[in-house]
Context: one part of a larger RNA
Molecule: small-subunit ribosomal RNA, central domain
Organism: Gastrolobium bilobum
Order: sequence, then C1' cells, then structure tokens
RNA sequence: UUGGGCGUAAAGCGUCUGUAGGUGACUUUUUAAGUUCGUCGUCAAAUCCCAGGGCUUAACCCUGUGCAGGCGGUAGAAACUACCAAGCUGGAGUACGGAAAGGGCAAAGGGAAUUUUCGGUGGAGCGGUGAAAUGCGUAGAGAUCGAAAAAAUACCAACGACGAAAGCACUAUGCUGGGUUGACACUGACAAUGAGUGACGAAAGCUAGGGGAGCGAAUGAGAUUAGAUACCUUAGUAGUCCUAGCCAUAUCCGAUGGAUACUAGGCGCUGUGCGUAUCCACCCGUGCAAUGUUGUAGCUAACGCGUUAAGUAUCCCGCCUGGGGAGUACGUUCGCAAGAAUGAAACUU
Repeated sequence: UUGGGCGUAAAGCGUCUGUAGGUGACUUUUUAAGUUCGUCGUCAAAUCCCAGGGCUUAACCCUGUGCAGGCGGUAGAAACUACCAAGCUGGAGUACGGAAAGGGCAAAGGGAAUUUUCGGUGGAGCGGUGAAAUGCGUAGAGAUCGAAAAAAUACCAACGACGAAAGCACUAUGCUGGGUUGACACUGACAAUGAGUGACGAAAGCUAGGGGAGCGAAUGAGAUUAGAUACCUUAGUAGUCCUAGCCAUAUCCGAUGGAUACUAGGCGCUGUGCGUAUCCACCCGUGCAAUGUUGUAGCUAACGCGUUAAGUAUCCCGCCUGGGGAGUACGUUCGCAAGAAUGAAACUU
C1' cells in the first nucleotide's frame, strides 16, 4: 500500500487451454447511465477561510460572507465511454492452392557395436592401471568364425528444423496435430488477456506385470592414503527398457509472462512467394514468416539490451517489499508412500 519495481540486487506461475472479470478496430443513428454545464433543496451550531467589530494588545469573543466538496431533485449538451439499431473490412476466423519439418501416436523392418551361450579352429596367457592388485584362464580363457538377447540409433549434423513447454533424430508405411506462404472467395470484431478450473509436464521415485545386453546408486573386494565410509580398478542389486497407473517437482533459464502498434542500418541462415536471368539449376534484387550475429537512437546502477528490446506506449494476468528463523511450524487439500501445494509467528540481527 499512495507508490516503486520484477535479465543478474527481493520479484514472471514449468507450459498451455479457457470460465468469470477488467480491456478492446472503423462509419452512421438512438438513449442519456457515466461525463459535462446551469439551477433548486440539504449537508445543526461551533470549528476553517475572508472582511469588519469588541475586550489597552494578543490569545479570546461577536457580526457578516464564503471557497471546495457530498447527497437528492430539475432544465440542457452529446465530443468521449456505455446502450440501441444498421453497416464496413484493415484485427480474427473459415474455405481453396502449395511447399517444408528429429511435431505426436501405432505397428513393421535394418545395419554397426556390446555381452552371453553352444559349436568349430587354436593353445597360454588375458584384463586392468600413474604403477599394481583383486578378477578371468589348461575344467581350454583371450583371439577368430557361426547363433541369441537387450538397449541405443555413428556419418549426414549445422550458429540448422519442429513443438505450448517438458521435449523430439536409423528406414519406410498408416493415422493425426500445428505453423507458414500464395491468391484473394466467404463470415463480419467473432478479439487479446485471463482469478478460479482443466490438460500436459525431464530425471529420480512408487504400485502391478514383463524384460534385463550395456551402464550402474547401494554393497563386496583390490588399490591409494596417516585415515579413504571417496576419487582409480574389479565385480554388482535396485534402477535404466516395455505395458497399465501414480507422482507434479528441476539451475522446468532467454534466470526476461502474454498480446498489439511504433522506432537506423550491416552481415548470415531456414521456409516460401515475386521480379530478373537462363535450356534448366544457380547467381542477383525484393516481400512475408522463423532463427542468429553486430550495432544507431533510446534505456540501464553497471554489465549489457537494442525491430526476436531490457527502447517508446496501451491492455490483462502473476509476483516482490531487509537478512535469518523458513519454504520451517500449525491447519487444510492432494498422494499408496516419498512427499507436493498453500504458508505464518515468537525470537534474533
């Protein structure tokens, strides 16, 4: 509690959908609620302001007037907000044409590597490290040639693409979502935001059933060390994977909420259109959309930001108000649990 703020000092909800609410393009008409201009009534006296007057002055007292404002009535005004009615196309949307993409889901297929097992060859070491040892191996290891399994998809690959975010990459197929561009056909403000609500939400974790190659919390062993509950090595359970259901948190970061408009350029890159050019494809110029970099004005405490703003403005939401106590206690809601959400105070400084 008037304000001032929220990239890094406290502060943008993890992200979206959308209800109420507050906000909203252009033109004309109506009404007169807001607004505005008169006027009337009322708002006790005292107090206050102003002009006088009275106590010797002052404080004080007396007389008269009054600003501003509130409430109610009444006569007007009609620019703006609102309302009524009608229209308009620039915002928004629909239909049509096109191209792009690791967007999502499903069910198939592929190759490289790893491990294991059995079988063939073969016969003494292998493995590991800073150096070693534990470990594996004549019961035949390691090496090499066949088979199986599970997980991940080298190169292409990018400062690149897509998605609301979390996220998303082997190949082809099916289903499906969104954005963008081009012509302009249609609707005619249908919009932006959004308290609550709802949905999605990495990893870890939980429940049930599968699966288990590699990796690997816990744990055993070997080293190192003064010690070594570690770093290194060798093993290795849960987990990691799949199906169904929970959980709802992260440095969920651009530490930057969403929308709209305006405000110098330069250099890239992605998608697409046009012009030019050409046999075609490039090249060159240019429009829209996305994504980077540098930078002017401006902003900033500085760093820096800078048409993808942290500039200039408007609308809506969220949040902050010294540090600690504390994201704790209590209560409530949710959860199987772990816990999550909401969220103080005493005290201290």